[in-house]
RNA sequence: GGCAGGGUAGCUCAGCUGGUUAGAGCAUCGGAUUCAUAAACCGAAGGUCGUGGGUUCGAGUCCCACCCCUGCUA
Repeated sequence: GGCAGGGUAGCUCAGCUGGUUAGAGCAUCGGAUUCAUAAACCGAAGGUCGUGGGUUCGAGUCCCACCCCUGCUA
């Protein structure tokens, strides 16, 4: 340099054919429980969806450019 995959919450990831509130588990905080702690239980907070443009009534999802990570190849 070429090709492929990936970037979504603090972490690991889902998100189908573009469609009406962007989610799960873990972690954190609060509650309840307990003599007390932990586990299990209930709830809450936490998101410029890598960046910038474009298409569309509507974009995490489609198109273009760029940045970063991983693998293969020369």

This is a predicted structure of a 74-nucleotide RNA (transfer RNA) from a Patescibacteria group bacterium. Rfam family: tRNA. Rfam describes the family as follows. Transfer RNA (tRNA) molecules are approximately 80 nucleotides in length. By type it is a transfer RNA. Its mean pLDDT, the model's own confidence on a scale to 100, is 81.